[in-house]
Context: one part of a larger RNA
């Protein structure tokens, strides 16, 4: 892991509801007794009033109103909740209480015990030498040291080295190695307490309070798990309060179960309610420009004062601008009240009482605050997921279709029709050469990339490009300068010849020269020059293993815009059956009719199936009981039944009771393996 077995809503009392049942103005006992009994006691049998008190009535009030109230209940079982206690099971960490530990470890204490070998050579003391002394120098002996090198022995410093299928090891590196040393033995302190050269270190693989047993089934608003079947219905992640934000009480929203009602949804017409969208500017606010008016504020000027005058500013007005979530003269879609009329009706709504789950939500779209933005955040309508399966988007809770009783046949939806792969190598007509695309998607800015289109000019009296020629003259125009000559600069930019030619657009020169442009002629001979909108394309265009249109591929198997097939869901349609509801018949069982029912988490009800055992009434069984294993059959399932083989002594069917009654799950327990 696997397999078997075990393993979680129970039991007291009490209260509420509902079902059966008994007995009914009653109803039932509790101690105790063999029983018969036992009437104490609870409930109800009359209320109202604070109360005296009245009483089918009371209470309030002057009254008139108004509030409660005017005969069905008890017991006992069954089921659902709910309080009380372990209260569905399992689970800390932790508190307290008595205990047992110093054979590990710390500390200290006693009696011991052990440390190869070399090194350096302190003090003293000898000789010998200075020296008056005091001492001093040098040779020697000497053997000191929390010294030195190193073994035993102790300790663990690196190590990406090696173990690490139950617990600190090995190697190899290193420190200590007479010492504050290691080390045997034997003692001595104990849990809020001991010991600590001090790490909250250590007190028997256990320490920021041991260990065992006990209160003890502490306690958990937290996490797991919580065991058979089938029908019906079918949520909520909101709001208020809460030392409350992981929970909870109420109300909401679901269910079940009495009553009561012409009821609810859509639709539509009448009458009202709203003040958003987009619009305006009537009112408040904001804004810029022109005018007018008031000298209002500061400042300027004039004036001795008073005051007077004006450029900016301020304030009103006016004229014609741009605008507002906290502006609205008006003013939609929409939504929404009552009413009435269609449709519809297995219904719906509304009371009252029983169970309850929810009270972490999230996504597209629509409309909004915050934000730069976000797979963001808070709201808010709507559909979804959630609790929803098919098809289809390669894959992919939510976007597309479409809401699954079962079985068979047919159609179609959203997508799709080269091949993986079911269906068109369908048909017309353009576009595109980028492999663009065929997926989601790319901006701003660019493109003589292609197609479509529009204006406007020029054009056989010859357009555009392209080849040839001409491109001059006063003139070197003045000025300036070293020079300055179309061409450093400055000023003017005339005029002649002429088809045409600038006192000159660019290259060049030291300055000339030169070479070209504009301008013109001639050569060719059919379109052309600019501007603009439209489709495709391209560029812009970067990310980490090699790579993704889903893949081969594809020049259409892309893009566009038509058409006509055809494939394709549990969606539609037929055909057959099941069950559920409603309704008719029936005492009951059942039987007929309809059916716009029949996904489904949480949870609510209903009906069943197994197992153990009680009483009770009837079977089987050595001519084989249960159990195994095997096969077929019935039943929508839980499940029943039989054949065969095995086995070798029990086991079963009605009925009606009782339950420690059902496993795949709990890092479940316990055995196997």
């Nucleotide at each position: 892991g696997c397999c078997a077995g075990g393993g979680a809503g129970u039991u007291u009392a009490c209260u509420c509801a509902u079902g059966u049942g008994g007995c009914g103005a009653g109803g039932u006992u509790a101690a105790c007794g063999c029983a018969a009994g036992g009437a104490a006691g609870c409930c109800g049998c009359a209320g109202c009033g604070a109360a005296a008190g009245c009483g089918a009535g009371u209470c309030u009030g002057a009254a008139a109103g108004g509030g409660c109230g005017c005969g069905a209940g008890u017991c006992a079982c069954g089921u659902g909740a709910g309080u009380c206690a372990g209260a569905c099971c399992c689970g800390a960490a932790g508190c307290c209480g008595g205990u047992c530990g110093a054979u590990c470890u710390a500390u200290u204490c006693g009696u011991g015990g052990c440390c190869a070998g070399g090194g350096c050579g302190a003090a003293g003391u000898u000789c010998u030498c200075c020296g008056a002394a005091a001492g001093g120098a040098g040779a020697a002996u000497g053997g000191a040291g929390g010294c030195c090198c190193g073994a035993a022995c102790c300790a663990g410093u690196g190590a990406u080295g090696u173990g690490u299928a139950c617990a600190a090891g090995c190697u190899c590196u290193u420190g200590g190695a007479u010492g504050a040393g290691c080390c045997a033995c034997g003692a001595u302190u104990a849990g809020g307490g001991g010991u600590g050269a001090a790490a909250a270190g250590c007190c028997u693989a256990u320490c920021u309070a041991g260990u065992c047993c006990g209160g003890c089934g502490a306690u958990g608003g937290c996490u797991g798990g919580u065991u058979c079947c089938u029908g019906c219905u079918g949520a909520a992640u909101u709001a208020u309060g809460c030392c409350u934000c992981a929970g909870u009480a109420u109300a909401g929203c679901c269910u079940c179960u009495a009553u009561g009602u012409g009821u609810u949804c859509g639709u539509c017409g009448a009458c009202g309610g709203g003040g958003u969208a987009a619009a305006g500017u009537a009112c408040g606010g904001a804004u810029g420009a022109a005018g007018c008016u008031u000298g209002c504020a500061g400042a300027g000027c004039c004036g001795a004062a008073c005051g007077g005058c004006u450029a900016c500013g301020a304030a009103g007005c006016u004229u014609a601008u741009u605008c507002c979530a906290a502006c609205u003269c008006a003013g939609a879609a929409c939504c929404u009240g009552u009413u009435g009329a269609c449709u519809a009706c297995u219904u719906a709504c509304a009371u009252g009482g029983g169970g309850a789950g929810u009270g972490g939500g999230c996504g597209u779209c629509g409309g909004u605050g915050c934000g730069u933005a976000a797979g963001g955040u808070a709201c808010u309508g709507u559909c979804g997921c959630g609790a929803g399966a098919u098809c289809a988007g390669a894959a992919c809770a939510a976007a597309g279709a479409a809401g699954a009783c079962u079985g068979g046949g047919g159609u179609u939806a959203a997508g799709g029709u080269c091949c993986c792969a079911a269906a068109g190598u369908g048909u017309a007509u353009g576009c595109u050469a980028a492999g663009u695309g065929u997926a989601a998607c790319a901006a701003a800015a660019g493109g003589a990339g292609u197609c479509u289109u529009g204006a406007a000019c020029c054009u056989a009296a010859g357009a555009c490009a392209g080849c040839g020629g001409a491109g001059a003259u006063g003139u070197a125009g003045g000025c300036u300068u070293a020079g300055a000559a179309g061409c450093a600069g400055c000023c003017a930019u005339c005029a002649u010849u002429u088809a045409a030619a600038g006192a000159a657009a660019g290259c060049g020169u030291a300055a000339c020269a030169g070479c070209u442009c504009a301008u013109u002629c001639g050569u060719u001979g059919a379109g052309g020059u600019u501007c603009g909108a439209g489709g495709c394309c391209c560029u812009g265009a970067a990310g980490a293993u090699g790579g993704a249109c889903g893949g081969g591929g594809c020049u259409a198997a892309g893009c566009a815009u038509g058409c006509c097939a055809c494939c394709g869901a549990u969606a539609c349609c037929c055909c057959a059956g099941a069950g559920g509801u409603a309704c008719g018949c029936g005492c009951a069982a059942g039987c007929g009719u309809a059916u716009u029912c029949u996904g489904g988490u949480a949870a609510g009800c209903a009906g069943g199936c197994g197992u153990c055992u009680g009483u009770u009434c009837u079977g089987c069984g050595c001519a084989g009981a249960a159990g195994u294993c095997u096969u077929u059959c019935c039943g929508a399932g839980a499940g029943g039944a039989a054949u065969g083989a095995u086995g070798g002594a029990g086991c079963g069917g009605g009925a009606c009771g009782g339950a420690a009654u059902g496993a795949a799950a709990a890092u479940c327990c316990u055995g196997g393996u």
A computed fold for a 673-nucleotide part of an RNA from a Nanobdellota archaeon, annotated as large-subunit ribosomal RNA, domain II. Rfam family: Archaeal large subunit ribosomal RNA. Its Rfam clan is "LSU clan".